[in-house]
Context: one part of a larger RNA
Molecule: large-subunit ribosomal RNA, domain II
Organism: soil metagenome
RNA sequence: GCCUACGAGUUACUCCUCCCUGGCAAGGUUAAGGAAUUAAGUUCCGCAACCGCAGCGAAAGCAAGUCCUAACAGGGCGAAUAGUCAGAGGGGGUAGACGCGAAACCUUGUGAUCUAUCCAUGGUCAGGAUGAAGGACCGGUAACACGGUCUGGAGGUCCGAACUGAUAGACGUUGAAAAGUCUCCGGAUGAACUGUGGAUAGGGGUGAAAGGCUAAUCAAACUAGGAAAUAGCUCGUACUCUCCGAAAUGUUUUGAGGAACAGCCUCGUUUAUAAUGUCACAGAGGUAGAGCUACCGAUAAGACCAGGGACCUUUACCGGUUACCGAAUCUUGACGAACUCCGAAUACUGUGACAGGUUUAACGGGAGUGAGCCCGCGGGUGCUAAGGUCCACGGGCGAGAGGGAAACAACCCAGAUCAUCAGCUAAGGUCCCCAAAUGUAUGCUAAGUUGAUUUAAUGAAGUCCAAUGGCACUGACAGCCAGGAUGUUGGCUUGGAAGCAGCCAUUCAUUCAAAGAGUGCGUAACAGCUCACUGGUCGAGCCAUUGGGCGCAGACAAUAAACGGGCAUCAAGCAUACUACCGAAGCUAUGAAUUCUAUAAGUAAUUAUAGAGUGGUAGGAGAGCAUUCCAAUAGCUGAGAAGGUGAAGCGUAAGCUUUGCUGGAGCAUUUGGAAAAGCAAAUGUAGGC
Numbered sequence: 001g002c003c004u005a006c007g008a009g010u011u012a013c014u015c016c017u018c019c020c021u022g023g024c025a026a027g028g029u030u031a032a033g034g035a036a037u038u039a040a041g042u043u044c045c046g047c048a049a050c051c052g053c054a055g056c057g058a059a060a061g062c063a064a065g066u067c068c069u070a071a072c073a074g075g076g077c078g079a080a081u082a083g084u085c086a087g088a089g090g091g092g093g094u095a096g097a098c099g100c101g102a103a104a105c106c107u108u109g110u111g112a113u114c115u116a117u118c119c120a121u122g123g124u125c126a127g128g129a130u131g132a133a134g135g136a137c138c139g140g141u142a143a144c145a146c147g148g149u150c151u152g153g154a155g156g157u158c159c160g161a162a163c164u165g166a167u168a169g170a171c172g173u174u175g176a177a178a179a180g181u182c183u184c185c186g187g188a189u190g191a192a193c194u195g196u197g198g199a200u201a202g203g204g205g206u207g208a209a210a211g212g213c214u215a216a217u218c219a220a221a222c223u224a225g226g227a228a229a230u231a232g233c234u235c236g237u238a239c240u241c242u243c244c245g246a247a248a249u250g251u252u253u254u255g256a257g258g259a260a261c262a263g264c265c266u267c268g269u270u271u272a273u274a275a276u277g278u279c280a281c282a283g284a285g286g287u288a289g290a291g292c293u294a295c296c297g298a299u300a301a302g303a304c305c306a307g308g309g310a311c312c313u314u315u316a317c318c319g320g321u322u323a324c325c326g327a328a329u330c331u332u333g334a335c336g337a338a339c340u341c342c343g344a345a346u347a348c349u350g351u352g353a354c355a356g357g358u359u360u361a362a363c364g365g366g367a368g369u370g371a372g373c374c375c376g377c378g379g380g381u382g383c384u385a386a387g388g389u390c391c392a393c394g395g396g397c398g399a400g401a402g403g404g405a406a407a408c409a410a411c412c413c414a415g416a417u418c419a420u421c422a423g424c425u426a427a428g429g430u431c432c433c434c435a436a437a438u439g440u441a442u443g444c445u446a447a448g449u450u451g452a453u454u455u456a457a458u459g460a461a462g463u464c465c466a467a468u469g470g471c472a473c474u475g476a477c478a479g480c481c482a483g484g485a486u487g488u489u490g491g492c493u494u495g496g497a498a499g500c501a502g503c504c505a506u507u508c509a510u511u512c513a514a515a516g517a518g519u520g521c522g523u524a525a526c527a528g529c530u531c532a533c534u535g536g537u538c539g540a541g542c543c544a545u546u547g548g549g550c551g552c553a554g555a556c557a558a559u560a561a562a563c564g565g566g567c568a569u570c571a572a573g574c575a576u577a578c579u580a581c582c583g584a585a586g587c588u589a590u591g592a593a594u595u596c597u598a599u600a601a602g603u604a605a606u607u608a609u610a611g612a613g614u615g616g617u618a619g620g621a622g623a624g625c626a627u628u629c630c631a632a633u634a635g636c637u638g639a640g641a642a643g644g645u646g647a648a649g650c651g652u653a654a655g656c657u658u659u660g661c662u663g664g665a666g667c668a669u670u671u672g673g674a675a676a677a678g679c680a681a682a683u684g685u686a687g688g689c
Stems, first nucleotide, its partner, number of pairs: 001689006011095003015092004020087005027051003033045004055062002065077004098236002101233001105226003109222002116200009125190001127159003130155001134151006163187003168183004202218001204214003239624006249262005263369002265366006272359001276355008289342001290340002296336002300332004305326001307325002309322004372397005378391004402413003417592004422588003428582003431566003437579001439578007450568001458553002462550010479537005485510003490504003516531001520529002593614009625678001627675006635667002643662008
């Protein structure tokens, strides 16, 4: 992992409540017990007891009333009779209460053959080294001291086996081993190691102390019991079909992943000129917007003008000046969630009309939900950050399949009862992958822009369209040829300043086709080159500014590597017009099933027709299939039951029927009843492979 078997809403209470069925009914019912036929869910007795038939008040008590009260006022709770017993079902209570699952807590015991410490009594420690005290002799001293040699043999002494430990590494890691092996290493006469016997016991022991050890178990051992502890937690919870179908919100909570009440779902019974929509009319409002000499607050510029600062003047006062600050006032501009002289659209409320009849409301039974998420839109918060967070309104996912968006819960289209090798469309598409246009008409784009929904500031004779103002065949624009002069080197300044360092100047005048007291290079200063300006040549458009369309650069990440790919200059994008086609579980067609409503038929079950429906998680409601046993009933079976294994057929499904082979003794229809009544999951249990 697979197979087989087992495996989870049960049972009890003369409990509570609701629905259904039945009996009796202002009553209903018996319990224990007794009796009788008899073996039936029997009958009779038993009238104790329970529920109901009256309530109100704390009570005395009164009573269709009563209580509060001074009250005959007012108010509270009542009074219009339906109950009760049994059976079955839904839900609840009490019990283990759908099943499995703790860590723990308590009680009684069992453990120191492991290990910790202690007690008693034994045992063990190759060999080598060092050489304390003491002693002897010699030297030495006044005597000691002291020195030397020898002797001696001390030590938690040294080296190192046994023994004991466990430093480093490797191996081992389903091991040879639930702690080892190999090499290396510590101690090895000691606080040493060790045999045997004994002591200390669970909030206790023991501990050279690591929360260590206390029998492979220790921040409280193990065994049995309380015990099915408790588990607002996790997991699992078994056949089918039909109808409806949520919530992830509010309030409260030792509350936040739980719960109570409300909201939303479902079933039943009642109810209605109801809900809802559209239109009309009537309302309340202070949002969007707007506005502010309409308030409050904020605010830019100017004018005007109190006050202040600075400076001048003055002995002082006064006075003067001011490109300083500035209240009030005026003009213009202009801001505000907590400003408003104003002020919508929506939304909301009421009334009426029309539509509306599987919708509303009330009561009763049963729930689930109370982690929501994304998109659009109005806001708060945040950085007008977030696949962020918190509200409002709408949609979707959740619980929604199908088509499109390459893939893609939420985007776009569209809501799947079933069948069909039929048709039409939606979004989106129509060169190939790939169903359908290599469609028609007019422009732009040349960047593979398209084809990244990552981009900006900024930059540019990209290109197209449009506008405005100029110049131009009396010749424009560009190029080429030629001129570009004189007073004068203007004046000042300066070492110099001559068009061209700088300053000044109504920068003037002359000659001219034209030529600045000079546009830019250049010189020390001149010179030189050039421009403005003019003529010639050439021969048709040119110059400047502005707006718009589409493109370009700006443009940086790891495969070719963000067109889905091939590829495409249209098969792209933008602007505009048109036709055809493809395309979904949408719509239609044909047939079928089923639900509800209406009508008709029928005693009824039901049938027919018409209309409207039939996605679905949690969840509510309904109808069935199968298994085992029991009762009644009709049956089958050695001429072969059940079971096994094939085949065929039937039913929307759970399933059912027939039959071949096998098997070798029971099975089972129908109608009821009763349940140890359905397995894929629980790291489910047991067995097998």